RNA sequence: AAACCGACAAGGCAAACCCUUCGAAAGGCGGGGACGCAAAGCCACGGGUCCUAUAAAGGAAUGUUUGUUCAAGGACAGCCGGGUUACCGAA
Numbered sequence: 001a002a003a004c005c006g007a008c009a010a011g012g013c014a015a016a017c018c019c020u021u022c023g024a025a026a027g028g029c030g031g032g033g034a035c036g037c038a039a040a041g042c043c044a045c046g047g048g049u050c051c052u053a054u055a056a057a058g059g060a061a062u063g064u065u066u067g068u069u070c071a072a073g074g075a076c077a078g079c080c081g082g083g084u085u086a087c088c089g090a091a
Base pairs, nucleotide, nucleotide: 005089006088012037013036017032018031019030021028022027035078041084042083043082045081046080047079048076049075050074051073052072059070060069061068062067
């Protein structure tokens, strides 16, 4: 110095909920608010979960309709794994 790890110090982020706004929805932006978080910083690569439209979206199978399943598209990084960057430096 780095890694593991998580004491000290300085701080940081922000769940649910409420308001506004965008979206078909899941969900996202902004404000309030704190359940928590040593990466609860960033990235959809793998797994997983969620949404799918009276609309400029549709496909297949099943089905009387609603619907269900698959594909496809989208979302979730505060679900797990992975990649990457980073403050402090005790045991």
About this RNA:
c-di-GMP-I riboswitch aptamer from Thermincola ferriacetica, 91 nucleotides, folded computationally. The model forms 95% of the base pairs in the Rfam consensus. Its mean pLDDT, the model's own confidence on a scale to 100, is 80.